[in-house]
Source information: Small-subunit ribosomal RNA from an uncultured prokaryote, 1365 nucleotides, folded computationally. The coordinates come from a structure-prediction model, not an experiment, and the mean pLDDT is 86.

RNA sequence: AGAGUUUGAUCAGGGCUCAGAUUGAACGCUGGCGGCAUGCCUAACACAUGCAAGUCGAACGGUAACGCGAGGAGCUUGCUCCCGGGCGACGAGUGGCGGACGGGUGAGUAAUACUUAGGAAUCUGCCCAGUAGUGGGGGACAACUCGAGGAAACUCGAGCUAAUACCGCAUACGCCCUACGGGGCAAAGCAGGGGACCUUCGGGCCUUGCACUAUUAGAUGAGCCUAUGUCGGAUUAGCUAGUUGGUAAGGUAAUGGCUUACCAAGGCGACGAUCCGUAGCUGGUUUGAGAGGACGAUCAGCCACACUGGGACUGAGACACGGCCCAGACUCCUACGGGAGGCAGCAGUGGGGAAUAUUGCACAAUGGGCGCAAGCCUCAUGCAGCAAUGCCGCGUGUGUGAAGAAGGCCUGAGGGUUGUAAAGCACUUUCAAUUGGGAGGAAAAAGCACGGGUUAAUAUCCUGUGUAUUGACAUUACCUUUAGAAGAAGCACCGGCUAACUCCGUGCCAGCAGCCGCGGUAAUACGGAGGGUGCAAGCGUUAAUCGGAAUUACUGUGCGUAAAGCGUGCGUAGGCGGUUGCCUCAGUCAGAUGUGAAAGCCCCGGGCUUAACCUGGGAACGGCAUUUGAUACUGGGUAACUAGAGUUGAGUAGAGGGGAGUGGAAUUUCCGGUGUAGCGGUGAAAUGCGUAGAGAUUGGAAGGAACAUCAGUGGCGAAGGCGGCCACCUGGACUGAUACUGACGCUGAGGUGCGAAAGCGUGGGGAGCGAACAGGAUUAGAUACCCUGGUAGUCCACGCCGUAAACGAUGUCAACUAGCCGUAGGGAUCCUUGAGGCCUUUGUGGCGCAGCUAACGCAAUAAGUUGACCGCCUGGGGAGUACGGCCGCAAGGUUAAAACUCAAAUGAAUUGACGGGGGCCCGCACAAGCGGUGGAGCAUGUGGUUUAAUUCGAUCCAACGCGAAGAACCUUACCUACCCUUGACAUCCUCGGAAGAAGAUAGAGAUAUUUUUGUGCCUUCGGGAACCGAGUGACAGGUGCUGCAUGGCUGUCGUCAGCUCGUGUCGUGAGAUGUUGGGUUAAGUCCCGUAACGAGCGCAACCCUUGUCCUGUUUUGCCAGCACGUAAUGGUGGGAACUAUAAGGAGACUGCCGGUGAUAAGCCGGAGGAAGGUGGGGACGACGUCAAGUCAUCAUGGCCCUUAUGGGUAGGGCUACACACGUGCUACAAUGGCCGGUACAGAGGGCAGCAAGACCGCGAGGUGGAGCAAAUCCCAGAAAGCUGGUCGUAGUCCGGAUUGGAGUCUGCAACUCGACUCCAUGAAGUCGGAAUCGCUAGUAAUCGCGAAUCAGAAUGUCGCGGUGA
Repeated sequence: AGAGUUUGAUCAGGGCUCAGAUUGAACGCUGGCGGCAUGCCUAACACAUGCAAGUCGAACGGUAACGCGAGGAGCUUGCUCCCGGGCGACGAGUGGCGGACGGGUGAGUAAUACUUAGGAAUCUGCCCAGUAGUGGGGGACAACUCGAGGAAACUCGAGCUAAUACCGCAUACGCCCUACGGGGCAAAGCAGGGGACCUUCGGGCCUUGCACUAUUAGAUGAGCCUAUGUCGGAUUAGCUAGUUGGUAAGGUAAUGGCUUACCAAGGCGACGAUCCGUAGCUGGUUUGAGAGGACGAUCAGCCACACUGGGACUGAGACACGGCCCAGACUCCUACGGGAGGCAGCAGUGGGGAAUAUUGCACAAUGGGCGCAAGCCUCAUGCAGCAAUGCCGCGUGUGUGAAGAAGGCCUGAGGGUUGUAAAGCACUUUCAAUUGGGAGGAAAAAGCACGGGUUAAUAUCCUGUGUAUUGACAUUACCUUUAGAAGAAGCACCGGCUAACUCCGUGCCAGCAGCCGCGGUAAUACGGAGGGUGCAAGCGUUAAUCGGAAUUACUGUGCGUAAAGCGUGCGUAGGCGGUUGCCUCAGUCAGAUGUGAAAGCCCCGGGCUUAACCUGGGAACGGCAUUUGAUACUGGGUAACUAGAGUUGAGUAGAGGGGAGUGGAAUUUCCGGUGUAGCGGUGAAAUGCGUAGAGAUUGGAAGGAACAUCAGUGGCGAAGGCGGCCACCUGGACUGAUACUGACGCUGAGGUGCGAAAGCGUGGGGAGCGAACAGGAUUAGAUACCCUGGUAGUCCACGCCGUAAACGAUGUCAACUAGCCGUAGGGAUCCUUGAGGCCUUUGUGGCGCAGCUAACGCAAUAAGUUGACCGCCUGGGGAGUACGGCCGCAAGGUUAAAACUCAAAUGAAUUGACGGGGGCCCGCACAAGCGGUGGAGCAUGUGGUUUAAUUCGAUCCAACGCGAAGAACCUUACCUACCCUUGACAUCCUCGGAAGAAGAUAGAGAUAUUUUUGUGCCUUCGGGAACCGAGUGACAGGUGCUGCAUGGCUGUCGUCAGCUCGUGUCGUGAGAUGUUGGGUUAAGUCCCGUAACGAGCGCAACCCUUGUCCUGUUUUGCCAGCACGUAAUGGUGGGAACUAUAAGGAGACUGCCGGUGAUAAGCCGGAGGAAGGUGGGGACGACGUCAAGUCAUCAUGGCCCUUAUGGGUAGGGCUACACACGUGCUACAAUGGCCGGUACAGAGGGCAGCAAGACCGCGAGGUGGAGCAAAUCCCAGAAAGCUGGUCGUAGUCCGGAUUGGAGUCUGCAACUCGACUCCAUGAAGUCGGAAUCGCUAGUAAUCGCGAAUCAGAAUGUCGCGGUGA
């Protein structure tokens, strides 16, 4: 100090969450020791039992108990009983002091409290100091005795008695009262000692100590008063009759309405009274850099309370925790009449609760009460016990040790890791255990001895020295002995935040999670394991506080668009306020003094082995008060000033406001004239109006509302808003100038005025428009948009309402800060007097610099730089809602929450995508055409259904004549049946055998049995290589799953023109620029411009083919010229011209001309040319998209099967068939069918092949075989075409499905399930609904030919040419 989370990414704003510290904690897992602290936060709930306040015999009468001693009796001679206050003592009682302290708790209390600082009208036992005293009398009451009542608690009557108990009298330094004359008020003795004197022998008397009385002063403690500060709520705004003050009296320790009587009418309150809720306050604790925030356990100060409420008594002190009385609730006892009690003391119990300890020891220490003292009492306190509740310290070993052991885990199978970790070896012994010792906490008091003081005194008493005694804790701390690594490590986490990673299991299941989020078959996020990280006798979780959070912002935020400027003025309180003197010193500043308790925090020391802890000193305690100074600034007072503000005089502009009058155009209605069939309305119509005369046109009348042009980012007004013209009344602004007032100002909580439209009330008015409503359309519907009507309303007067995107989404006022250009009103000035220039001021606009802003943008009319005052905001939703208050006739307005819920909601800008947005452009995309599909029959593929199986995949374009360039067996992956298990196939080991060939038997076959034949190759003679069989185990095998784990390959957008990079620049950034713009192109093709300059992948070109020419090669191709020959043919000699062949060149580049364009790129036209603007066609497919397709071509991770999901065989299936779809073929005919004759290709293929001539068959084909490994031979007749004939529009001489019969060919085999031929049969179909496909030239259409696959089996596929729009 920050981080995660809104978005595809970015910046901002904003909430949520996390990392830190802390706790009187609790829970989970775990747990060795010690020190120091801490321990009912909940029920101020109820309490059994014990203890927590007594003491004094040196105040008193006394003697119940105990002991000693004396006396007596009995006898058992050491015991029992009796008597007796003599002594130590002492129950009960009288009396004194103390039970008002100490201890507990926080219910109440928002001020009778606390904090800090002051004040005057008070009291104060014991204590300290001073002064003066303590004389002399009296009568009772307890105890006790007797009697009585009662269950008890207890009570009553009679009688006796003492005192430091009680009451008079005397005295009065001083004290109190007073009318100043005077009056009033005390006391108590006890103990010790004693020389002289007296004695009733008790003592008097003296003295010492204690006690007592009066009074003064102090100290301590307490009471009272004042000021200051001290939680939340205004959805609590008014409260108060003893209330506020006075007089008098009473009362108190004391002031005072504290109380009473009378008089006055005050007192408090927006600086928050009253009311409601919550709460003990403080020193401090915790957090924080601080300022602040939260809290108020332990310790300390104050207050309050003691079962609940009330009351007083006693007393120095109480309205009293362990006192009294009354009432109440509860509990207990009871003989039912009546009584007893109060743990918020210490332990402890029940209960509540997540949760908080022992019915311990001791007065040894410290302190308290009583006492002369010894001493007694003390759950105050000191200690111990329980609890990891917290803080602090220590330990659980140390060194060495690589064969890097075993085991675990992972693995790419090599290894890695756990890990020097363990074992082993060598050491040590803290702590715990054990043995023995052993401080300090203890100082005393009393007693004794010896001194000093008091005194008449060698008594007493006080005091000093010496001596002696006292320990709960305690088996103390600490030291020491012995033994042995021996007895001692866990918890959480490991996706990011956040340090730490793999395997297995699971499969949106189980589960995790603080936020984001993980899990749907390869989960570093679930569960386990290995490993790792963090902390450690603890570790995590939960709860809570502060922090981070500048997320309430004083320090230290904001309000144009993110939440946030009141709709707008006036103005009260308040806040703030111009210039110059003088006075004052309230604020302010400085010094001094007092206080700010101790503890705590901080600093420097000291003591426990260290630390925590304890302890000494200091600093600090931001404060408050008193006092002395300073006087710049602020305030106050006073005197002035004129720059702010205002007044006066003269002008200017204006839809500023109010009421009154008046004008024309237009709409509508009404009354006439002319006139005839429509008008009106719409995208198109209809409702509506019209022959009863509309609409149109023309004349007149009525009535209401609004004011065209001028008109303008023009004017006026605070805003809302304001528009014909004229006059009246009236507000404000501006200009320039004189004089005057002299800070009179700014803002403005409450308050109050104004405030569009709609709406409400009463009364008018009503032309047009027009919510509601009605009808007609539109539509799937149409409670709408459109049309025809139409009521409230719109208008006027008066009164309400009080809200709007009331917006510049920008509060008002003031000052300052570059410019440029318009526009409206005024003023000054210059000249060339104009439609002129220049200066200034007030408004109103557009750009723009600095600056600001998250950006957009704002920018003298600020959102810049500052000042003054007000209003408002604090995540989204719930909600501007509910309840309450106020306002309103109502509608409603205003003020204004919470529960609950989400992790976002939001602003600006960026890049894509999308739009029934715009611009430009392209494409057989549409249009214009040609031919099809969709209807029929058949072929083929798919879906569906069926089946033992109908194997699998492909499913919009981009699956469906697709994988499959060809399922009868095989293929084949599917089904049924029968078989095999190291396997049909690969490598390794052992043993045997050559391998192989032929046959027989069984079986559907695989297979099994058996017979015959066979003895190979190389050799270093050991053996080896290949092959076959058997065995063993490693392994083989899988067309099993996952194309959403993958590689490779492919499709598609798309042969569309795009996709990017480096450097630079701009931007906070995502990004932009470049690549946009102007032209141009098929093209991001090229040119120009340009904060861009370059580059890459694409485009184009380079490659193949085709079109022209040239060179060149001549055989199997060619034949112009020459020659031979034939019925005919390049058939032959020959030729190398032509065509062709295969190899190399040329050619086309907008090169030339004209026009155009910007003098560019280019475009248009032309020439030449075989070809002209990419000549035609092909191959070639950028960055990427579709988790597109394929695990069944192949490869491959993971998972699965292993006598089976592997392998073999036979048969079947993939060919099924109600149906649906896709792609094709053949047709429906005359541009045709059939018959006859006749012409012209190209490109291919051929030896297990193509096959000629010949013969046979109607034909498929057969027989036979010349030739040809092919520019030579063969497939091989091209067909449409041309020509002649026939058919005559019909289910036909169209069409050929289907079926019957007979055959051919291939093949081991045509049944399921091949093709073809012949004869016979002759179905649907007469051009095809909605819809839909292809095609821009040698193209569509049409015609045939060939090839791959292949034994056979194309209407498919791939090619070829002919005709040719």
RNAcentral holds the sequence, with entries from ENA.